[in-house]
Source information: A computed fold for a 79-nucleotide RNA from an uncultured Thermomicrobiales bacterium, annotated as c-di-GMP-I-GGC riboswitch aptamer. Model confidence (mean pLDDT): 86 of 100. It was read from a public genome assembly, where an Rfam model found it.

RNA sequence: GUCGAUAAAGGCAAACCCAUCGCGAGGUGGGGACGCAAAGCCAAGGGUCUCGCUCGGCGAGAUAGCCCGGCUACCGACG
Numbered sequence: 001g002u003c004g005a006u007a008a009a010g011g012c013a014a015a016c017c018c019a020u021c022g023c024g025a026g027g028u029g030g031g032g033a034c035g036c037a038a039a040g041c042c043a044a045g046g047g048u049c050u051c052g053c054u055c056g057g058c059g060a061g062a063u064a065g066c067c068c069g070g071c072u073a074c075c076g077a078c079g
Base pairs, nucleotide, nucleotide: 001078002077003076004075011036012035016031017030018029019028020027021026034065040071041070042069045067046066047063048062049061050060051059052058053057
């Protein structure tokens, strides 16, 4: 630098349930595992969703586990 196995050390945690915060989309903590080789971080671009409004749209938000992109990184294989 490229790649990700039926290996190994480990990691994360969908739905659902409980608690809590939020008008809401959703967030956080606990339980729980559908999955994930960046399912670690970033909301700049596209998408989707929420709330509000003077509604061809605008404003404020949510989503990084929708896509693209950026930054960083464990283990191993190959060069």